[in-house]
Context: one part of a larger RNA
Molecule: small-subunit ribosomal RNA, 5' domain
Organism: uncultured bacterium
RNA sequence: GAAUGAACGUUGGCGGCGUGGAUUAGGCAUGCAAGUCGAGCGACGAAGCCUUCCUUCGGGAGGGUGGAAAGCGGCGUAAGGGAGAGUAACGCGUGGGUACCUACCCCGGGGUCCGGAAUAGCUGCGGGAAACUGCAGGUAAUGCCGGAUGAUGUCUUCGGACCAAAGAUUUAUUGCCCUGGGAGGGGCCCGCGUCCUAUUAGCUUGUUGGUGGGGUAAUGGCCUACCAAGGCAUCGAUGGGUACCGGGCGUGAGAGCGUGAUCCGGCUCACUGGGACUGAGACACUGCCCAGACACCUACGGGUGGCUGCAGUCGAGAAUCUUCGGCAAUGGGGGAAACCCUGACCGAGCGACGCCGCGUGCGGGAUGAAGGCCUUCGGGUUGUAAACCGCUGUCAGUGGGGAGGAAAUUUUGACCGAUCCGCAGAGGAAGGACGGGCUAAGUUCGUGCCAGCAGCCGCGGUAAGACGAACCGUCCAAACGUUAUUC
Numbered sequence: 001g002a003a004u005g006a007a008c009g010u011u012g013g014c015g016g017c018g019u020g021g022a023u024u025a026g027g028c029a030u031g032c033a034a035g036u037c038g039a040g041c042g043a044c045g046a047a048g049c050c051u052u053c054c055u056u057c058g059g060g061a062g063g064g065u066g067g068a069a070a071g072c073g074g075c076g077u078a079a080g081g082g083a084g085a086g087u088a089a090c091g092c093g094u095g096g097g098u099a100c101c102u103a104c105c106c107c108g109g110g111g112u113c114c115g116g117a118a119u120a121g122c123u124g125c126g127g128g129a130a131a132c133u134g135c136a137g138g139u140a141a142u143g144c145c146g147g148a149u150g151a152u153g154u155c156u157u158c159g160g161a162c163c164a165a166a167g168a169u170u171u172a173u174u175g176c177c178c179u180g181g182g183a184g185g186g187g188c189c190c191g192c193g194u195c196c197u198a199u200u201a202g203c204u205u206g207u208u209g210g211u212g213g214g215g216u217a218a219u220g221g222c223c224u225a226c227c228a229a230g231g232c233a234u235c236g237a238u239g240g241g242u243a244c245c246g247g248g249c250g251u252g253a254g255a256g257c258g259u260g261a262u263c264c265g266g267c268u269c270a271c272u273g274g275g276a277c278u279g280a281g282a283c284a285c286u287g288c289c290c291a292g293a294c295a296c297c298u299a300c301g302g303g304u305g306g307c308u309g310c311a312g313u314c315g316a317g318a319a320u321c322u323u324c325g326g327c328a329a330u331g332g333g334g335g336a337a338a339c340c341c342u343g344a345c346c347g348a349g350c351g352a353c354g355c356c357g358c359g360u361g362c363g364g365g366a367u368g369a370a371g372g373c374c375u376u377c378g379g380g381u382u383g384u385a386a387a388c389c390g391c392u393g394u395c396a397g398u399g400g401g402g403a404g405g406a407a408a409u410u411u412u413g414a415c416c417g418a419u420c421c422g423c424a425g426a427g428g429a430a431g432g433a434c435g436g437g438c439u440a441a442g443u444u445c446g447u448g449c450c451a452g453c454a455g456c457c458g459c460g461g462u463a464a465g466a467c468g469a470a471c472c473g474u475c476c477a478a479a480c481g482u483u484a485u486u487c
Base pairs, nucleotide, nucleotide: 001487002486003485004484006483007482008481009480010479013358014357015356016355017354018353019351020350026314027313028312030311031310032309035075036074037073040072041071048065049064050063051062052061053060054059082269083268084267091194092193093192094191095190096189097188098187100186101185102184105182106181107180108179109178110177111176112175113147114146115145116144122137123136124135125134126133127132153162154161155160167174168173169172195241196240197239202232203231204230207229208228209227210226211225212224213223214222244266245265246264247263248259249258250257251256271292272291273290274289275288294305295304296303297302322348324347325346326345330344331342332341333340334339361391362390363389364388371382372381373380374379395428397423398422399421400420401419404416405415431476432475433474434473435472436457437456438455442471443470444469445468446467452459453458
């Protein structure tokens, strides 16, 4: 000098675009953050609205419309969102490989026949403080089961064996099953690269390899039985410390050094530890089970919870925001659609936290007013600065219009609003650090090795250009300094 997710001190007019829990992966009140489909199914039909009658004027009863809440079933909930605890590893990066899988989507070839048994909801009777739950009866399906048909599918000893389906709405759609291919996505393997420490020198028994078997979508000690005795290491094994990795970012002429916030890709985690279930996909953030710690409810028998989602709260800390609006746009889930959901997202709010832009007026104005400071007492300086005169109208204010963000002809804007026209009036808008040398800018007074300053050198013990104040000046400017850190 440049830089920062900064903080602190003093000061603070406006706007645009960014950015904001870096510490306790500490604990969390409250609300919201994942639903949707009645064109899969049975049932029940709430509120509201219309209407008739009655009325004690509160309302009640009947009819119509309407479609809510609950249940079975499907798809989604493995995405999106958050965090960086763990991890020195095929985790990541890069370049290859294949023994594999892939719901929804696209292209192609076939098929969609006949039956059956249950079960929630519901009804009845219970248990429990609650959470919840038991028995009996009975019901539907694109839920479940059986049979048929099967090849271009799977297995094969090449003879053969085996495997499927679901309808709905109403005349054309959309589903369903088998199968080949694609796209996109993923699993696994390998070469190379990837911090410090030798005051860590030896490490290893499923360990290294083989055979049989099991397991997986799939290779493999992944697991198991047996057999062999191997495997790694000074080219640093093993141990210890630290750390998510990359694209990037900062600096630098570069080489390099430092770093990994925001955004993008990958990985890992979801109170702590373990486990599987379902599923195309999870060992699953707002699913399940077990154990633990913590917290809450309890009728003491027993239950409930998991903000490292968005806001918000306490704590710790130098330190980091609103318990906001909207689905209008983009995107996602469901649905044939209308539409519903979406704290993703789009916006607004707060913070000079950063970068950038603009303004705080412009011209004239000397007997050079007053005041301040200095003075050799003549004067000098503050200083055209002010006053005063003339003007302008950026920004802010106020009134009115308004393209566009909305596409594709209609409709659709939470929020923003370029830009245009009018009004008023210099009015509302300047500070901070520094002035001994380095380093740009000095005088006076106070103080007297005191009080204090200080980045280094060093100032201060009676004339201090270095402390404190004043005046003046210098440099930056809505900022200026300090501290911390990197180059």